[in-house]
Record summary:
A computed fold for a 349-nucleotide RNA from a Burkholderiales bacterium, annotated as Bacterial RNase P class A. Model confidence (mean pLDDT): 75 of 100. The organism belongs to Burkholderiales, within Bacteria. A source record names the gene rnpB.
RNA sequence: GGAGUCGGCCAGGCAGCCGCUGUGCGCAAGCACAGAGGAAAGUCCGGGCUCCGCAGAGCGGGAUGCAGGGUAACGCCCUGGCACGGCGACGUGACGAAGAGGGCCACAGAGACGAGUCUCCGGGCGUCAAACCCCGGAGGGUGAAACGCGGCAACCUCCAUCCGGAGCAACACCAAAUAGGCAAGCGCAGUGUGCACAAAUUCACGCGCACUACAGGCCGGCUCGGCCGAAGCUUGCGGGUAGGUGGCUAGAGCCGUGACGUAAGUCACGGCCCAGAGGAAUGGCUGCCGGCGCGGCGGGGGCAACCCGGCCGCGGGCACAGAACCCGGCUUACCGGCCGGCUCCCAUU
Numbered sequence: 001g002g003a004g005u006c007g008g009c010c011a012g013g014c015a016g017c018c019g020c021u022g023u024g025c026g027c028a029a030g031c032a033c034a035g036a037g038g039a040a041a042g043u044c045c046g047g048g049c050u051c052c053g054c055a056g057a058g059c060g061g062g063a064u065g066c067a068g069g070g071u072a073a074c075g076c077c078c079u080g081g082c083a084c085g086g087c088g089a090c091g092u093g094a095c096g097a098a099g100a101g102g103g104c105c106a107c108a109g110a111g112a113c114g115a116g117u118c119u120c121c122g123g124g125c126g127u128c129a130a131a132c133c134c135c136g137g138a139g140g141g142u143g144a145a146a147c148g149c150g151g152c153a154a155c156c157u158c159c160a161u162c163c164g165g166a167g168c169a170a171c172a173c174c175a176a177a178u179a180g181g182c183a184a185g186c187g188c189a190g191u192g193u194g195c196a197c198a199a200a201u202u203c204a205c206g207c208g209c210a211c212u213a214c215a216g217g218c219c220g221g222c223u224c225g226g227c228c229g230a231a232g233c234u235u236g237c238g239g240g241u242a243g244g245u246g247g248c249u250a251g252a253g254c255c256g257u258g259a260c261g262u263a264a265g266u267c268a269c270g271g272c273c274c275a276g277a278g279g280a281a282u283g284g285c286u287g288c289c290g291g292c293g294c295g296g297c298g299g300g301g302g303c304a305a306c307c308c309g310g311c312c313g314c315g316g317g318c319a320c321a322g323a324a325c326c327c328g329g330c331u332u333a334c335c336g337g338c339c340g341g342c343u344c345c346c347a348u349u
Base pairs, nucleotide, nucleotide: 001345002344003343004342005341006340007339008338009337010336012289013288014287015286016285017284018283020035021034022033023032024031025030037320041331042330044329045328046327047326048325049167050166051165052164061163062162063161064160065159066080067079068078069077070076081095082093083092084091085090096158097157101156102155103152104151105150113148118140119139120137121136122135123134124133171246172245173244174243181237182236183235184234185233186232189212190211191210192209193208194207195206214229216228217227218226219225253272254271255270256269257268258267259266260265290318292315293314294313295312296311297310299308300307301306
């Protein structure tokens, strides 16, 4: 100088103006403070919490699978072993069992686990010489594997361990209007007549018509007047809905120091409070600086390859993305940059 590998971190800064949400103060106007992430994402795994179910166990189903450890728990993490890849740092791995039973083993090969004989050799024969037949050997050939305690369980299976269901739209409380439900009170009148019950006469109940009276309603407030008019009206209780409140952010919390541990991590002490919206706030504009990309100019270091600054102009607001009960993980996305450990190669001394 080059090429790698592993781990950690940042995720534009400042100012002005105009807004949004929460809290505190204030009679008010308003003021002060706080206000997205490393993944808030996918909703994949594990837990807290809530409701439902539940004596316990089994069957069935699902998940996991080297050993030890960490943890609230995990399919996560750490350490070690083994296998594979890499010169190496290092990376990857469903990595229990072929013991019971079933299943499968491409192509090639005679034959793929049932047995069996393609070829060769020896023997028994037999023959002029062969072939056929029997016995033995295991030399050759095919293949990942050829009879051996074969291989495959990311095939069924067996073994071991774990697992009740649904989810903050959980759940709890307060509670309109309208329409149902329940209860109480008031009202549902009088006369005449028709129909029906009914075959005949009459009555009640029922359905109409006319008149009178009246509770009540309408004619925008009042009076008069008019119209409608036997339908209901009033009050209380209860369930649910709309709506509101809680759950709702102090927690397996964050930072520092020390001890223990190879580590993951645990413990002790001290300090801190760090979004809480709810059709859903966390934003917009402008300026300066920074960074990035492109172009141009001009330097420095070094034998070289190559590396490092400076000045000017232009460009795009400048990665991925955005809380929704909370937490631990995993996975995925991500402009650019910083720091540290380690490995290999080349050159020089």